[in-house]
Molecule: Bacterial RNase P class A
Organism: Roseateles puraquae
């Protein structure tokens, strides 16, 4: 310089003007909405989309049913060790495949318990017997065929009697209750009170496969009524970001310091202008290296309990580190 691996990062950046939207602080205690819970409304200060917020494919937190237990039956994982809250995830090395190397990929437990399966081709595919071909035995219509044992061998296929296949049931070990924020709680005329029938402490009904166990008094059909409104969970100091020391080959853990970082309920996070950087198109200028005018702004995509991952989309561009070729010193 060329091919090429691995690891990270950015997703324009500043001002001006108008919006939406969450918190704080002051002010007021008043108005509108509504039956009520409660929600809006003023001025100021501050916050306001990702690397994936995505697909809902795993794992946990959280809530609720026994402070979630037993057996059976389901499901799901699979080298060995190891991180972790936890995992189907990461790491670290062993094997196996790819690759000239960096490197990358792997559904890598078991067929000395039982079953299943194997396309074409081929006599014969996991049941047994069977194509030549020799040798012995018997039999027979005896230049030779036919039955039995033995032993050779050639064909076909991915595999020919010895095994493959578990990405097919099993088996083995280890894990997993079940449902999800429309969980769930509280407040509020109303899935409330009322009628009617059945069924129930001899246990009705729940505990979302069954049985056991637990818990313990209402369960279902009908008729009638016409609710589905708020607030909390819920954005929060948190498996929390971001820098630095230690332990560790590494995932990762431990200390120290700093800083607090959206949050809605139909769902805010926008919109116009200008300036500059960058790509792209067009024109012109220069030997070029570049320089001017113009235009356009263009990836994927958009939080909805939060959190760890993995997989998918993703215009343009950096940065480091490796491998291997050419060339020059």
């Nucleotide at each position: 310089g060329a091919a090429g691996c691995a690891a990270g990062c950015c997703a324009g950046a500043c001002c001006g003007c108008c919006g939406c939207u969450g918190g704080g602080g002051c002010a007021a205690g008043c108005a509108u909405g509504g039956a009520a819970a409660c929600a809006u409304g003023g001025c100021c200060c501050u916050g306001g989309a990702g690397g994936a917020a995505g697909g809902u494919c795993c794992g946990g937190a959280c809530u609720g049913c026994a402070u979630a237990g037993a057996g059976c039956g389901g499901c799901g994982u699979a080298g060995c060790a190891g991180c972790u809250a936890a995992c189907g995830g990461c790491u670290g090395c062993c094997c196996g495949g790819c690759g000239a190397a960096a490197g990358c990929c792997g559904a890598g437990g078991a067929u000395c318990a039982g079953a299943g399966c194997a396309a074409c081709a081929g006599a014969g595919a996991c049941g047994a017997g069977u194509u030549u071909u020799g040798u012995c035995g018997g039999g027979c219509u005896c230049u030779g065929c036919c039955c039995g044992a033995c032993a050779a061998a050639g064909g076909u296929g991915a595999a020919a009697c010895g095994g493959g296949c578990a990405a097919u049931c099993u088996c083995u070990a280890c894990g997993c209750g079940c449902a999800g924020c429309a969980a769930c709680a509280c407040c509020a005329a109303g899935u409330a009170g009322g009628c009617c029938a059945g069924c129930g402490u001899u246990g009705a009904u729940g505990c979302g496969g069954c049985u056991c166990g637990c818990a313990g008094a209402g369960c279902u059909g009908g008729c009638g009524g016409g609710u589905a409104g708020g607030u909390g969970g819920c954005a929060c100091c948190g498996a929390g970001c971001c820098g630095g020391g230690c332990a560790g080959u590494g995932a990762u853990g431990u200390c120290c310091g700093g800083c607090c970082c959206a949050g809605a309920g139909g769902a805010a996070u926008g919109g116009c202008g200008g300036u500059c950087a960058c790509g792209c198109c067009g024109g012109g200028g220069g030997c070029a290296a570049c320089c001017c005018c113009g235009g356009u702004g263009c990836a994927c995509a958009g939080a909805a309990u939060c959190c760890g991952g993995c997989c998918u989309a993703u215009c343009g561009g950096c940065u480091u580190g490796c491998u291997u070729c050419a060339c020059u010193c």